[in-house]
RNA sequence: CGUUCAUCCAGAUCGGCGUAGGGACUGGCCCGUUGCGCGACAUCCAUCGAUGCCGCGCUGAACGCCGAGGCAACCACGGCAAACCGCCGACGGUGCCAAUUCCAGCGGGCAAUGUCCCGGGAGAUGAGCU
Numbered sequence: 001c002g003u004u005c006a007u008c009c010a011g012a013u014c015g016g017c018g019u020a021g022g023g024a025c026u027g028g029c030c031c032g033u034u035g036c037g038c039g040a041c042a043u044c045c046a047u048c049g050a051u052g053c054c055g056c057g058c059u060g061a062a063c064g065c066c067g068a069g070g071c072a073a074c075c076a077c078g079g080c081a082a083a084c085c086g087c088c089g090a091c092g093g094u095g096c097c098a099a100u101u102c103c104a105g106c107g108g109g110c111a112a113u114g115u116c117c118c119g120g121g122a123g124a125u126g127a128g129c130u
Base pairs, nucleotide, nucleotide: 002129003128004127005126006125007124008123013068014067015066016065017064021031022030023029025105026104027103028102035058036057037056038055039054041052042051043050044049069097070096071095074093075092077089078088079087080086101122106119107118108117109116110114
């Protein structure tokens, strides 16, 4: 990489690093895109000063990485039950900690036309197989 099975409307956050993006893809939608100081130059101006642009310094979210914490219970393990389905725990291996997988994407259904329902696809995670 491919493939099989199961699950995907519940649950769970802080600190450091870092800097303009992030939420898989496309569209929608959402989260974030902060503030201050100093200096050079240009233009306007009688002056004070204003505007633009560039540079430097401090500050600075999301995703990500690291550390700690937590959630959950797929695997492993322990206990209970044992006819089957299971139930409890949480040291270990994964996973996860904005929004239903954020919503839709393809097809179908209707005395309901919807923030509707059903199936599929794509994606994610786990446990197997090649």
The RNA shown here (SAM riboswitch aptamer (S box leader)) has 130 nucleotides and comes from a Gammaproteobacteria bacterium. Of the family's consensus pairs, 90% are formed in the model. It was read from a public genome assembly, where an Rfam model found it.